[in-house]
C1' cells in the first nucleotide's frame, strides 16, 4: 500500500426496559446485546426522519381541526467523501 481467514489484548453496543431533555425525529445516562474492523470522530454530499414555528390550502368562522409545502433539527449503527486508530496476515 493492501486485506480481515484464523488467533490474542481490549473496544464499541441494536432492539427492549428505566430515568431525563425535547414539538417530534431523535439525544444522553444507566440496564441489556442484535450486530460491528474503524459501529472512533466530522452532516461536507446524496439519502432517510421529524416539522411545535412559518407559509400555502380545505373546513369551521372565536379558539380550533385536516391536508401540502418549508425555515430549522436529527440519522456517522444508509451510503459515498475528510480526518484519526488497535492487533494480526499479505506485498
Nucleotide at each position: 500500500c493492501u486485506c480481515g481467514a484464523a488467533a490474542a489484548a481490549g473496544g464499541c453496543a441494536a432492539a427492549c426496559c428505566a430515568g431525563u431533555c425535547g414539538a417530534a425525529a431523535g439525544g444522553c445516562u444507566g440496564g441489556g446485546a442484535c450486530g460491528c474492523a474503524a459501529a472512533g470522530c466530522c452532516a461536507c454530499u446524496g439519502g432517510c426522519c421529524u416539522a411545535a414555528g412559518u407559509c400555502c390550502u380545505c373546513g369551521a368562522u372565536g379558539c380550533c381541526g385536516g391536508g401540502g409545502a418549508u425555515a430549522a433539527g436529527g440519522u456517522c449503527g444508509c451510503a459515498g467523501g475528510g480526518c484519526u486508530g488497535c492487533c494480526g496476515g499479505g506485498c